Context: one part of a larger RNA
C1' cells in the first nucleotide's frame, strides 16, 4: 500500500443520492405502558427499577438418627424463595447468544408466490364481490382413451373481470360484440323442372346425355329489440349581479350520454420549485391545505381503513470514525534488503 480485525480527543451525519457501513440496543424478572382499532390487537409499545460472592432465614423432595406412632432434629445433599445482613477490583445477564426505538404520509388488506445466475416488488396469487355458460350422454379439456371434470349434479362445475373489511358503485346501447326476434329484401352447390336448344336411340310426339334458363332455399348479412361488474364513452362558444371580479342565471352549436358522489400539482400536473401554511438558519424535499383536473373518478373500480411488510418517500430520538480529519495497534498477503 491491500485484505481482516481493533482503539481514538472535541463535535456527533457536518458524510452521502441515501445514515450505506458501523455503533448503539439486546437475556430473565419486577413496575409501567399512547394515540387509533374490524375490540382480537397496537405491545417486549414507549420508559423505568433489580441481577455478583458469602452467610442467615423460611419452604419443598431424598437419606440419616431417635421414636410402637404421629412426629422430632445446633445432621446431610439437592432444588427454590426472602430481605432490617456482611464483603469488594460493584464493571455484578460480568463471556457467548442476543430486538435501536418514535411520528407522519404512499403501496398492497392479510400468511404465501417469483425473473435457479443484475430485479422479491406497489408485480402473481388469495380470502370475497360480481358477470356468464351448463339440467347431467352437461359445458368444458385432450391427438384419443374403461382419460380428466366426477364416482361429482345449479350451495355444482367450467370461463371471465375485480380483489379482506366500512361507505358507495352515477349517465349514456349512437359505434363494437353478445342476447332474443325476424313480415319484406340480399343470399351457394347440390337436390327440382312440365321451358329451350344440340347430339343419340327408337315404329313413335316415347327415353337417355350434354348445356343453357327457370323457380324454390340454409346460415349469414340486412331489419327489430335488449344488454355496460360485455368492449368502451362521458362537450364547446357568447353573455351575465350598483367599484373591479366572479357568475347562481341566460343565449347558442353539436353529441348516444356529456364527468354524478368521491378524491385532486397525486406512484396521475405540462406549465411547475404552483400559491398559502409547517418543518429548517437556510428545503427543487416532506405534511397540511387550495383547485386553471396539460391529460383524476367509480370491480379497466372510487374514496377510506385497523393490523401487517427485507416496500418507497419525509421528520425526530438514541448512537456512532459516515464525516470535520485524520491516527495508532495487530494480523496474512504485497513490496524492500540479504
Nucleotide at each position: 500500500c491491500c485484505a481482516u480485525u481493533c482503539a481514538g480527543a472535541a463535535g456527533g451525519a457536518a458524510c452521502u443520492c441515501g445514515g450505506c457501513a458501523a455503533a448503539a440496543u439486546g437475556a430473565c424478572u419486577c413496575c409501567g405502558u399512547a394515540a387509533c382499532u374490524u375490540c382480537g390487537g397496537a405491545a417486549u409499545a414507549a420508559g423505568g427499577g433489580g441481577u455478583a460472592c458469602a452467610a442467615c432465614c423460611u419452604c419443598u423432595a431424598a437419606a440419616c438418627c431417635a421414636g410402637u406412632a404421629a412426629u422430632g432434629g445446633c445432621u446431610u445433599u439437592a432444588g427454590a424463595g426472602g430481605g432490617a445482613u456482611g464483603u469488594g477490583a460493584c464493571a455484578c445477564a460480568a463471556a457467548a447468544u442476543c430486538g435501536g426505538g418514535a411520528g407522519g404520509u404512499g403501496g398492497a388488506a392479510c400468511u404465501g408466490u417469483u425473473u435457479a445466475c443484475u430485479u422479491a416488488a406497489a408485480a402473481c396469487u388469495u380470502c370475497a364481490c360480481u358477470c356468464u355458460c351448463u339440467g347431467c350422454a352437461a359445458u368444458c379439456u385432450g391427438a384419443a382413451a374403461a382419460a380428466g371434470a366426477u364416482a361429482g349434479u345449479a350451495u355444482a362445475g367450467g370461463g371471465a373481470g375485480u380483489a379482506a373489511c366500512u361507505u358507495c358503485u352515477g349517465c349514456c346501447c349512437g359505434g363494437u360484440g353478445c342476447c332474443a326476434a325476424u313480415a319484406c329484401g340480399u343470399g351457394a352447390a347440390a337436390a327440382u323442372c312440365g321451358c329451350c336448344a344440340u347430339u343419340c336411340c327408337u315404329c313413335g310426339u316415347u327415353g337417355a346425355a350434354u348445356g343453357g334458363g327457370a323457380g324454390a332455399u340454409a346460415a349469414a348479412c340486412u331489419u327489430u329489440g335488449g344488454u355496460a361488474a360485455a368492449c368502451g364513452g362521458c362537450g364547446g362558444u357568447c353573455u351575465u349581479a350598483a367599484c373591479c371580479a366572479u357568475a347562481a342565471g341566460g343565449a347558442u352549436c353539436c353529441a348516444a350520454a356529456g364527468g354524478u358522489a368521491g378524491c385532486g400539482a397525486a406512484a396521475u400536473u405540462c406549465c411547475u420549485c404552483g400559491g398559502c401554511u409547517a418543518u429548517u438558519a437556510a428545503u427543487u424535499g416532506u405534511a397540511g391545505u387550495c383547485c386553471c383536473g396539460c391529460a383524476u373518478g367509480a370491480a379497466u373500480g372510487a374514496a377510506g381503513u385497523a393490523a401487517u411488510c427485507a416496500c418507497a418517500c419525509c421528520u425526530c430520538u438514541a448512537c456512532u470514525g459516515u464525516c470535520u480529519c485524520c491516527u495508532g495497534a495487530a494480523u496474512g498477503g504485497a513490496c524492500c534488503c540479504u
Molecule: large-subunit ribosomal RNA, domain IV
Organism: Harpochytrium sp. JEL105